[in-house]
């Protein structure tokens, strides 16, 4: 785009079309083929006339064919057309173009006739049978029915003499004549007979075209041809007898499946593809099968006979029927209409005509089934109404839409007017023809009457009134159109991709929008897009080149000349039906539709012409191909012979305890003497070095040496043949390894097998053994990643380099080398090709010829069938079903038990820990009314929490409050506030008292408190996977990017890679890159040295005073220190290395040396990492509760498990005594001195200090001395008892500390695991935040103060480059097979049931043909007898249905079973 459609929702009108695609299933009922009285005998019915009777103005009955007419019958014509259907048919069925051996009623036009006789049979009458259908006998009768005779122009046959065969009348009119008055007769018309021609129709033959399957390869006996005969309208094996043995087939016979064919229709740019409704042409069929009759025509839809199935009637004896005609019914189906009207028109049959018949046809009805047209109003109308929806709450949108106002009236409604389809025929008149004729008939012209199913027609006019008339689908992308609500991987959607797991533009609803519109969607189907079967117009190194050659058919084929004209080309002629489609016109108001003309119909045929090319024929040529000659190289092939090294075994010698084997071992061998070693022997197999991207071969493949036989290639010269060539479907041959058969052989190796190991297991890898096999001969098998994943042949198209064989030339110390050429074989590469990778004179380039092969993945190279094979198996080769991919090449990442380089307390080297104990603390788990919540590998677990007795607090129990503890607004009242009492656990409630403030323009105002109502408050309720912000982590790792340019089809690459170097993408060099940004570094802070300035609360060298002592005092400004500013370090200098660079190494100087040490600082990003309980915030949820208040409890529980710590286990220690030295901090709700009390915690006390002034505050390890003596201790301190102190409203649950007493585990910690590289680890104490109180935690401070680092193999993490990848959620990836379960389709299968069909046989209805003479017999012959002829019967042949046997094929089904697919 389309449809004979169907379904869903909806539906105003008209026009024009179309309407059982399925069951060629079965059919009730009605109709669909009759007509002619002008062929005939006649008169059953109707009407009229006449007659008679009954009787009376008329009716009834009877008679009369007299008339109109006419049932039944005889006869003629028509029922072979028209109408239906598509079952069958793969065919001369259809289409197209031709042909010759034919027939043709009615029609047209000629010619010649139409004479004279005869005998019957229906109807009818009568008798009989039968339920009926129907039928039998006897009798009468007519014809355009039937039969002879005559005639014979033409026709047919012929022996050319001759012979054969016809006919029918009827009607109308009529002057004369005849007449028994009917007619004869004449004329005309219609018929009839014979024959010629035409037209029309039909039959037959041929070329070409006409679906699929080769898993159908051979088919055929009347088959192919001939002769004779028969038969037909006609050629012909059409039939028959005989003869011959042919005919068809790979250009697809036969068989199987499917199918009516065509013009056309749909689609497409076309070529094509699909299709064959309506209309038209042809064919076939008419319940199924067979058969003939009649006829011009049939083997006959509404005819006959027979058989079968089915239905109906029956008196059971018999009969009837055929909607695939029009309607209609049942059934089937997703699905397809009225048991309508009329012959008015067109056409058909009959008739002289009137007319009759006509479900052909014309109309109407039903159906949005399709196409076309038209309407459902038009204008105005902003308060942008109400309502709806959304909202950022301002508004937006629906929306000029509605309402309102003004107007119009198509269609529909009512009423009226009213074409065309109607002409022929009839009748009247005129003219002409025929004729004797003014009858009749025919032709033309004019007048008149009549006939319309549709039809209430079309069209027109009038009237009323916006009145009666809009839906459907869609809105994630493709694809035009977006929001809200509901739902919450549910319900659902979906054409593909895919949506839905609490903010869904994708589901459902709504608002809005978009598209189309009396329709809109869905489903089905066809073509297109699809160059996705490729003729136009594809490919094969992806899916695709047969493993290789030889070669048949076929295809293709070098140069020249002539000829031919098959192909080819040109114009011409015929045909290519009409319709359709196209162009130009015309008619319906337009269109659809109808219609006129044209072009076209790309085709076929015929004759003519042309001759370049192809083909045929003839003649020639030598460039292709081949033959001959001389040489060359070679693992080319086959056979025979032969050689040495090595392995093994055997024999002998020497010799002794092991050997062998592995990662390590063991099995195994060995004291019966192995291994080792020497000598000898046997036997089999393979041939080191040479050896080479070297050689040969078609491929497989070929390797010691010698001989024999043998194939091919190459080079060089000429001579010869003269296209002999290339390819190659089938076919034939060769064809690695493994395997099979027979017979040998067997040293080594070695499937299977055995043992030993390894392992969770190990039917493996490793080891020890070991049989087939490997070897030979002969025969099979016929496959491989049989690979260059690249068919063969030919030609053309830059080069460079290596190598093998040959030839020529040059030059040579005869080693070689150089140049040219030719045949191979390799590497790189131009153009070109390719998706890229790559190929590139050995093409995957540019062309030609031929062959093979491919068409999404899986199923499957499988099943079935066939062929081959001894088997294994091979070759050929599907489908159901299933998926939306499978695949190629390249890119960026990520990953690798890949590679290279490098780094990090990563390992190693060290030191100290954890894991064991007790306790502290956190977590899990469990428990509980609650044990609030969060954090969960590293990167949760002394984390949020810098501090839970109440509070905190979010949890639980109980008791209370409801505009609320808190914010804003309205209103009323009151200052606020303070105190007291009572009840209660308290919140709270009640009562009493004190108090009247500030500003003021005197109106009031501000703040605060209380009451009331509602807007609202409130929520540590949910979602960190809706978010902001903040944070962790990789990681202080060195990376992450951009602009422009360049390269690439592109993703992308380059830069950023490379060579060095660095802590560093740090720097240098190189470089199709050049630059830049975020990171690194530096700038900042602390610290290490010095200087300057300043000098209190700090300092005190020198001077002075003073004290028991003390910078205590005067003073000093040197030092320390404080805190401001500077200096200093930059690879700056020297040497070496390096590329003369960057840089590195060493050195000097220096307080410090190569970023001096430390901190702050965290790129692009990753982890949907963490946090809605810091805060903020969208959405959702609660609102007398999920909010708020209070008391008590809980967060502190405890069989257990884990993390992080503290204290220890002791002598480098514990206890005791004494003596030293810090830093950094804190302090007024505070730090708190001296002094006094207490063993102590602490108490009393009160000086000083808002701090370089006072205070916390004695630092401790250390050092000196002493004791303990290796023990569960003078270690260790848990636990428990008692007594206290302090904080606090309050230490019971549940604080810290002190004293006395008690004195647990623990003796250095399994597997495993952590931290640390220098002022570090370790060890020692001090301070601070939080805080009423409550650190073993956290954050800081200083004191003492080590060991080790060879090094980068390994573990972990990271960076750069590279490589592989089937990964991209990125290796915690992907993914294979079995097993278990469910479902699906399918193969096999003992069989079973159908369909189709071959062969053999039986059987044989009706019918036709032949035979026969049993019966019968009108026409003719015959005087008669009888004959000719005919009918019936019987019989033979052919044959339908049916039957038997045996095969083939196909479908369905089948216990069980096989593999496959999906989950």
């Nucleotide at each position: 785009a389309u449809u004979g459609a169907a379904c869903g929702c909806u539906g105003g009108c008209g026009g024009c079309a179309u309407g059982c695609u399925u069951a060629a299933c079965a059919c009730a009922u009605g109709c669909a083929a009759g007509u002619c009285g002008a062929a005939c005998g006649g008169u059953a019915a109707c009407a009229g006339g006449c007659c008679u009777a009954g009787c009376u103005u008329g009716c009834u009955a009877g008679g009369u064919g007299c008339u109109g007419a006419c049932g039944a019958g005889u006869g003629g014509c028509g029922g072979a057309c028209g109408g239906g259907u598509g079952a069958g048919u793969a065919a001369c069925g259809c289409g197209u173009a031709g042909g010759a051996a034919u027939c043709u009623g009615c029609c047209u036009u000629g010619u010649a006739g139409u004479g004279g006789g005869g005998g019957a049979c229906a109807a009818c009458u009568u008798g009989g049978g039968g339920a009926a259908a129907c039928u039998c006998g006897a009798g009468c009768u007519a014809a355009u029915a039937c039969c002879g005779c005559a005639u014979g122009a033409a026709a047919c046959c012929u022996a050319a003499g001759g012979g054969u065969a016809a006919a029918a009348g009827c009607g109308u009119g009529g002057g004369a004549u005849c007449g028994u008055a009917a007619g004869a007769c004449c004329a005309c018309g219609c018929g009839c007979u014979a024959u010629g021609a035409g037209a029309u129709g039909a039959g037959c033959c041929u070329g070409c075209g006409u679906c699929a399957g080769a898993u159908u390869a051979g088919c055929u006996u009347g088959u192919u041809g001939g002769u004779g005969g028969g038969g037909u309208a006609a050629a012909g094996g059409c039939c028959u007898a005989c003869c011959a043995a042919g005919g068809c087939g790979a250009u697809g016979a036969u068989c199987u499946g499917u199918a009516g064919c065509u013009g056309g229709u749909c689609u497409g740019a076309g070529a094509g593809g699909a299709u064959g409704a309506u209309c038209a042409g042809c064919c076939a069929c008419a319940c199924u099968g067979g058969g003939a009759c009649u006829g011009a025509g049939a083997c006959a839809c509404g005819g006959c006979c027979c058989a079968g199935a089915c239905u109906c009637c029956u008196a059971c004896g018999g009969g009837a029927g055929g909607c695939a005609g029009c309607a209609g019914u049942g059934g089937g189906g997703a699905a397809u209409a009225u048991u309508g009207g009329a012959c008015a028109a067109u056409g058909g049959g009959g008739g002289g005509a009137a007319c009759c018949c006509u479900g052909a046809u014309c109309c109407a009805g039903c159906a949005a089934u399709g196409c076309c047209g038209u309407g459902u109003g038009u204008g105005u109308g902003a308060a942008g109404a109400a309502g709806g929806c959304c909202u950022g709450c301002g508004g937006g949108u629906u929306g000029u839409a509605a309402a309102g106002c003004a107007c119009u009236u198509u269609a529909g409604g009512u009423g009226g007017u009213g074409a065309g389809g109607a002409u022929u025929g009839c009748u009247c008149a005129a003219u002409g023809g025929u004729u004797a004729a003014u009858a009749g008939c025919c032709a033309u012209u004019g007048g008149g009457a009549g006939a319309g199913a549709c039809g209430u027609u079309a069209a027109c006019c009038a009237c009323a009134g916006a009145a009666u008339a809009a839906g459907c689908a869609c809105c994630g992308g493709c694809u035009a159109a977006c929001u809200c609500u509901g739902u919450g991987c549910c319900a659902g959607c979906a054409g593909c991709c895919g949506c839905g797991g609490u903010a869904a533009u994708a589901c459902a609803g709504a608002g809005g929008g978009u598209g189309c519109g009396a329709g809109c969607g869905u489903u089905a189907a066809u073509c297109g897009g699809a160059a996705u079967u490729a003729c136009u117009g594809g490919g094969c190194g992806a899916a695709a080149g047969c493993g290789u050659g030889c070669g048949u058919a076929g295809g293709u084929g070098g140069u020249u000349u002539g000829u031919u004209a098959a192909g080819u080309u040109g114009g011409a002629u015929g045909u290519g039906a009409a319709a359709u489609a196209c162009c130009c016109g015309g008619g319906c108001u337009u269109a659809a539709c109808c219609u006129g003309g044209g072009a076209a119909c790309u085709g076929c045929a015929u004759a003519c012409a042309a001759u370049a090319c192809u083909g045929g024929c003839a003649a020639a040529c030598u460039a292709g191909a081949g033959u001959c000659g001389u040489g060359u190289a070679g693992a080319g092939g086959a056979a025979a012979g032969u050689g040495g090294a090595a392995u093994u075994u055997c024999c002998g010698g020497u010799g002794u305890a092991g050997c062998g084997g592995u990662g390590a071992a063991a099995u195994g061998c060995g004291u019966a003497g192995a291994u080792a070693u020497c000598g000898g022997a046997a036997g089999g197999a393979a041939c080191a070095c040479c050896a080479g991207u070297g050689g040969c071969g078609a491929a497989g493949g070929c390797g010691g040496c010698u001989u024999u036989c043998u194939g091919g290639a190459c080079a060089c010269a000429g001579a010869c043949u003269g296209a002999c060539a290339c390819u190659g479907a089938g076919g034939c041959a060769c064809g690695a390894a493994a395997g099979c058969g027979u017979g040998g052989g067997u040293a080594g190796c070695a499937a299977a097998c055995a043992g030993g190991a390894u392992u969770a297991g190990a039917u493996a890898c490793c080891c020890u053994g070991g049989u087939a096999g490997u070897c030979c001969a002969c025969g099979c098998a016929g496959u491989a990643a049989a690979c260059g994943a690249u068919g063969a042949g030919a030609a053309c198209u830059a080069g460079a380099u290596g190598u093998u064989g040959g030839g020529a030339g040059g030059c040579u110390u005869a080693g070689a080398c150089c140049u040219c050429u030719u045949a191979g074989u390799a590497u790189c590469g131009a153009a070109g090709c390719u998706a890229a990778c790559g190929c590139g004179u050995u093409a995957a380039g540019u062309u030609c010829u031929c062959c093979g092969c491919c068409u999404g993945g899986g199923g499957a190279g499988u099943a079935c069938g066939g062929c081959c094979g001894c088997a294994a198996g091979g070759c050929u080769a599907a489908a159901a079903c299933u998926c939306a991919a499978a695949g190629g090449a390249a890119u960026u990442g990520a990953c690798g038990g890949g590679g290279g380089c490098c780094c990090g307390c990563a390992c190693a080297a060290g030191c100290g820990g954890u894991g064991g104990a007790g306790c502290a603390u956190g977590u899990g788990g469990u428990u509980u009314a609650a044990u609030u919540c969060g954090a969960u590998g590293c990167a949760a677990c002394g984390c949020g929490a810098a501090g839970a007795a109440c509070c905190u607090u979010a949890c639980c129990u109980g008791c209370c409050u409801u505009u609320g503890a808190c914010a804003u607004c309205u209103u009323c009242g009151g200052a606020a506030u303070c105190c007291u009492u009572u009840a209660g656990a308290g919140a709270u409630a009640a009562a009493g008292g004190a108090g009247u403030g500030c500003c003021u323009u005197c109106g009031g105002g501000a703040a605060c408190c209380g009451g009331a109502a509602g807007a609202c408050a409130g929520g540590u309720g949910c979602u960190g996977c809706a978010u902001g912000g903040c944070u962790g982590u990789c990681g202080u790792c060195a990376g992450c990017u951009c602009g422009u340019g360049u390269c690439g089809u592109g993703a992308g690459a380059u830069g950023u890679u490379g060579g060095g170097u660095u802590a560093a993408g740090u720097c240098c060099c190189g470089u199709a890159a050049c630059g830049a940004g975020c990171g690194c570094a530096a700038c900042c802070c602390c610290u290490a040295u010095c200087c300057u300035u300043a000098g209190u609360u700090g300092c005190c060298a020198g001077c002075a005073c003073g004290u028991a002592a003390u910078g205590g005092u005067g003073g000093g400004a040197a030092c320390u220190c404080u805190a401001a500013g500077g200096a200093g370090a930059c690879u700056g200098c020297c040497g070496g290395u390096g590329a003369u660079a960057a840089a590195c190494c060493g050195g000097a100087g220096g307080a410090a040396g190569g970023u001096g040490g430390g901190g702050a600082u965290g790129a692009c990003g990753u982890c949907a990492a963490g946090u809605c309980a810091u805060c903020a915030u969208g959405g959702c949820c609660c609102u007398u509760a999920u909010a708020g208040g209070c008391a008590g409890g809980g967060c502190u529980a405890c069989a257990c498990a884990c993390g992080u710590g503290c204290u220890a286990c002791a002598a480098u220690g514990g206890g005791c005594u004494g003596u030293a030295c810090a830093a950094a901090g804190g302090g007024u709700c505070g730090c708190c001195a001296a002094c006094c009390c207490g063993c102590g915690a602490g108490g009393g006390g009160g000086a000083g200090c808002u701090a370089a002034u006072c205070u916390c505050a004695u630092a401790a390890a250390a050092c000196a001395g002493u004791u303990c003596g290796u023990a569960g201790u003078c270690c260790g301190g848990a636990u428990u008892g008692g007594a206290g102190u302090c904080u606090g409203c309050a230490a019971c649950u549940c604080g810290a500390c002190u004293c006395c007493a008690u004195g647990a585990a623990g003796u250095c910690g399994g597997a495993a695991u952590c931290g640390c590289u220098a002022g570090u680890a370790a060890u020692c104490g001090c301070g601070g935040a939080u805080c009423a109180g409550a650190a073993u935690g956290c954050c800081g401070c200083g004191g003492u103060g080590a060991a080790u680092a060879c090094g980068u193999u390994c573990c972990c993490g990271g960076g750069c480059c590279u490589u592989g990848u089937a990964c991209a959620c990125a290796c915690c990836g992907c993914c294979c097979g079995u097993c278990a379960c469910a479902c699906c389709a399918u193969g096999g299968a003992a069989g079973u049931g159908g369909g189709u069909u071959g062969c053999a046989c039986c059987a044989g209805a009706a019918g036709u043909a032949g035979g026969u003479a049993g019966a019968c017999u009108a026409a003719c012959c015959g005087c008669a007898a009888g004959g000719a002829g005919g009918u019936c019967g019987c019989u033979u042949a052919c044959c339908a249905c049916g039957g038997u046997g045996u095969g083939a094929u196909u479908c369905a089904u089948g216990a069980c079973u096989g593999a496959g697919g999906u989950g």
Molecule: small-subunit ribosomal RNA
Organism: uncultured bacterium